[in-house]
RNA sequence: GAUAGAGUAGGCAAGAGGCGUAAAUGUGUUCAGAGAUGGGACGUUGCUCUGAAACGAAAGUUUUAGUAAGUUAAAAACUGCGUUCUCUUUGUCGCGUCCGCUGUC
Numbered sequence: 001g002a003u004a005g006a007g008u009a010g011g012c013a014a015g016a017g018g019c020g021u022a023a024a025u026g027u028g029u030u031c032a033g034a035g036a037u038g039g040g041a042c043g044u045u046g047c048u049c050u051g052a053a054a055c056g057a058a059a060g061u062u063u064u065a066g067u068a069a070g071u072u073a074a075a076a077a078c079u080g081c082g083u084u085c086u087c088u089u090u091g092u093c094g095c096g097u098c099c100g101c102u103g104u105c
Stems, first nucleotide, its partner, number of pairs: 001105005010093004014088005019082003029053007039099005059079006
């Protein structure tokens, strides 16, 4: 000098434990601000947090109490549901520029 590779934040799937389901919680969308982000610097895409706006959900069964009965409400349990939250492990997908790291020539 050439060439190849490793390595981020995170995404998806599985497992466990929660939240809500009677929805002003949550997820997602738009706008604004802030923060962190391969080993280092800068930085966008993505990610997180805050505020505002619009939209918006899949429920059902049993038991207790009450009642003449039914309805309604409350509590508990179970089965589901929500593009729901957190954690662990495995698999898989995974930085733009510059400088570094490793291997080979």
Molecule: THF (Tetrahydrofolate) riboswitch aptamer
Organism: Halanaerobium sp. MA284_MarDTE_T2